[in-house]
Context: one part of a larger RNA
């Protein structure tokens, strides 16, 4: 030097992205324990005592000799001995008595998922996903609706709308406003447009015949090839209604109160309707390290407010929340070689050198 260990003065987080890492606590009684809360929990919260071994005493269970009653059995007393689980008292001994190993560091505040749980086998364990809850929508079963498969057939289900598919949201509280003009689904039908068939009006071939300048025209019936009108349903397209816990959407200008500022107000103009509670410089805020407060001796980060929301916002769910969490973030205590700044030591290695 390199890997894994062990001490370490004085300070203790000054280290760093970041206490990463290491340390600290650590067991069993007692005693004591906030906010907050869905009353369970938080909660081993937090913060203290106490622990060895030796005698005595308190105490449970058994109960021996011996005494004694009646003397067969047995009963009373009577307490030794042996034994269990604790308390008191006293002494004793080391720095240390859970003497070794094993065996939570701890609080405060905030964001994010409600939680236990899953998950990118070999860089990501989460705020991802799942979840119980909540909603819409489909499905009435002789063969549900969906799905699998050419097909038979099978799942769904030996279920039957308290079930079964889908699709969103996620516990739990309080709530989920406005728009239906676009697209989407449902329903509606008065008109347009539409196929298969129905229908056949005329066209074409072909030929008995007929007519000829012998080249040939014409040409019934019948087979046959095509075929306009007209009648044909859903659907589609115009059209009419519902439907947003369907996709999705939720403005601008200007003016205006007796300091100033602001605009409760009031023109306008567009729109299908113009963002409602609740939230808010946010996992969202450019400008920006916003302004103000709070914590520091100083704080682009935290927190708490303000609202000027470039570019929040109501199940692509809002906004609160006990418990949880190898989550993230920001703060204190304890504690440490993370550091000030490093040094010594062990083990095993790697250079070299010898053998």
């Nucleotide at each position: 030097c390199c890997a894994u260990c062990g001490u370490u003065a004085a300070g203790g987080a000054a280290c760093u992205c970041u206490g990463c890492a290491a340390g600290u606590u650590g067991a069993c009684u007692c005693c004591g324990u906030a906010a907050c809360u869905u009353c369970g929990g938080g909660a081993g919260a937090a913060g203290g005592a106490g622990u060895g071994c030796c005698a005595c005493c308190c105490u449970g269970g058994u109960g021996a000799a011996g005494c004694u009653a009646a003397u067969g059995c047995u009963g009373g007393u009577g307490g030794a001995g042996c034994u269990g689980a604790g308390g008191g008292u006293g002494g004793u001994c080391g720095c240390a008595g859970a003497a070794a190993c094993c065996a939570g560091g701890c609080c405060c505040a905030a964001g994010c998922g409600a939680c236990u749980g899953u998950u990118u086998a070999c860089u990501a364990a989460a705020a991802a996903c799942a979840c119980a809850g909540g909603a819409c929508u489909c499905u009435g079963c002789a063969g549900a609706a969906g799905g699998c498969g050419c097909a038979a057939g099978c799942c769904g289900a030996c279920g039957u709308a308290u079930a079964g598919g889908g699709u969103c949201u996620g516990a739990c509280g309080c709530c989920u406003g406005c728009c239906c003009g676009g697209u989407g689904c449902u329903g509606g039908a008065a008109g347009g447009u539409u196929a298969a068939g129905g229908g056949g009006a005329g066209a074409g071939g072909u030929u008995a015949g007929u007519c000829u300048u012998c080249g040939g025209g014409c040409g019934a019936a019948g087979c046959u090839u095509u075929g306009a009108a007209c009648c044909g349903a859903a659907g589609c397209c115009c059209c009419c209604a519902g439907u947003a816990a369907a996709c999705g959407g939720c403005g601008g200008c200007c003016g205006u109160a007796a300091c100033u500022a602001u605009a409760a107000c009031g023109g306008u103009c567009c729109u299908a309707a113009g963002g409602u509670a609740g939230c808010g410089a946010a996992a969202u805020u450019c400008c920006u390290u916003g302004u103000c407060g709070g914590g520091u001796a100083a704080g682009u980060u935290c927190c708490g407010a303000c609202c000027u929301g470039c570019a929040c916002g109501a199940a692509u769910g809002g906004c609160g929340u006990a418990a949880c969490g190898a989550u993230u973030u920001g703060g204190g205590c304890g504690c440490u070689g993370u550091c000030u700044c490093g040094a010594c030591g062990a083990u095993g290695g790697a250079u070299c050198c010898c053998a």
Large-subunit ribosomal RNA, domain IV from Dethiosulfovibrio peptidovorans DSM 11002, 355 nucleotides, folded computationally. Rfam family: Bacterial large subunit ribosomal RNA. NCBI's taxonomy places the organism under Bacteria, Synergistota, Synergistales, Dethiosulfovibrionaceae, Dethiosulfovibrio peptidovorans. The coordinates come from a structure-prediction model, not an experiment, and the mean pLDDT is 86.